Two RNAs folded together computationally: RNase P RNA and transfer RNA, 441 nucleotides in total. It holds a member of the Rfam family "Bacterial RNase P class A". The family's RNA type in Rfam is ribozyme. Its mean pLDDT, the model's own confidence on a scale to 100, is 78.
RNA sequence: GCAGAUGGUCGGGCGACCGCUCGCGCUUGCGGGAGGAAAGUCCGGGCUCCAUGAAAGCACGGUGCCGGGUAACGCCCGGCGGGGGCGACCCCAGGGAAAGUGCCGCAGAAAACAAACCGCCGCGUUCGCGCGGUAAGGGUGAAAAGGUGCGGUAAGAGCGCACCGCGCGACCGGUAACGGCCGUGGCAAGGUAAACCCCACCGGGAGCAAGGCCAAGUAGAAACCGAUGAUCCACGUGGUCAGGGGACGUUUUCACCCUUCGGUUCGGGUAGGCCGCACGAGGCGGGCGGUAACGCACGCCCCAGAUGAAUGGUCGCCCCGCUCACCCCGAGCGGACAGAACCCGGCUUACAGACCAUCUGCUCGC
RNA sequence: UCCCUGGUAGCUCAAUGGUAGAGCAACCGGCUGUUAACCGGUAGGUUGCAGGUUCGAGACCUGCCCAGGGAGCCA
Repeated sequence: GCAGAUGGUCGGGCGACCGCUCGCGCUUGCGGGAGGAAAGUCCGGGCUCCAUGAAAGCACGGUGCCGGGUAACGCCCGGCGGGGGCGACCCCAGGGAAAGUGCCGCAGAAAACAAACCGCCGCGUUCGCGCGGUAAGGGUGAAAAGGUGCGGUAAGAGCGCACCGCGCGACCGGUAACGGCCGUGGCAAGGUAAACCCCACCGGGAGCAAGGCCAAGUAGAAACCGAUGAUCCACGUGGUCAGGGGACGUUUUCACCCUUCGGUUCGGGUAGGCCGCACGAGGCGGGCGGUAACGCACGCCCCAGAUGAAUGGUCGCCCCGCUCACCCCGAGCGGACAGAACCCGGCUUACAGACCAUCUGCUCGC
Repeated sequence: UCCCUGGUAGCUCAAUGGUAGAGCAACCGGCUGUUAACCGGUAGGUUGCAGGUUCGAGACCUGCCCAGGGAGCCA
């Protein structure tokens, strides 16, 4: 210098004038005012309601190597194993196929209880072939019941041996996933679980239009359906038993509450205000612990709250890019994705351009 | 805010994980004096997009994009 890898930051700045919205002061004014994704609504929580709480089973859904972080997670960090890249580094839904079932088109003899088309070998032969052995070689396929080599044999074959692979067992290292090493078994288990399924773990539902208060208005004795009986007394708005109902998957058990309500349909009314609602798993700074994610204590700060929905516009100077002009001065155009609506932690997706740090490969010069 | 359904030829729809098809439309030829109907033939596909699982994906899984639809207050 060229080509890359990883992590991170910013994402226009300053000033003047005119507005919008919220808070405070209330007199003129003072102060705050979008994002890294505010987005998709894909996960996990807080909060609120479902009148509540516990246990077990079934069903359904989700997650899936190991360890750690966290309020929690399907997120993050570190490691293991596998795959890719010369490398920095990147990718992996990565439990179980000796519990069972299903599927594997076409081709091929055969797609998994096995079997044998060509071939090879032996025997027989009416010379067409038949019977038996074999699974080395050919052929088909994504995939053919270990691979390579030597021995062995009629030809062959883990039939025997060496190495590699695989299973099992011991030892060593590691918290573990796993790795190393030794012994052992001649090898039995083709693939597919993002097919059903099995195993382990997790999960009650709904969502700020949650939910609470106030105000206004209207027509519910509307229609249909479903469900309350017995008993005791001191007669009360009482007690007991049974039944029914009570979270929105469902069943059972125990406790608790209610017993005149629940459901569907049709019709009617409103389109208002306040709270929830801005101090929070909050932000910033340096320090300490930890490889890291993250944690701990300390100091400082208060930082949007709209609701037909504010956060904008004009001008000047500067910054960046392109075009023109090129000796200088300069002129014009453009500056991404997008935009809060109860609030947090993540993931994913969109994004003009600029910058920083660390690292890799190649080439050149000293 | 919470959900549901769908995306395949120009249009309407099919397709057990195994060659992507049907009807209508289009084009060409025939029939007819001509047109329509009818008969014969032809072309036309990023299965919305991008990854993954699998030998193999329109279908299975994940993430996006687009279109359509539903529910909510008082009594």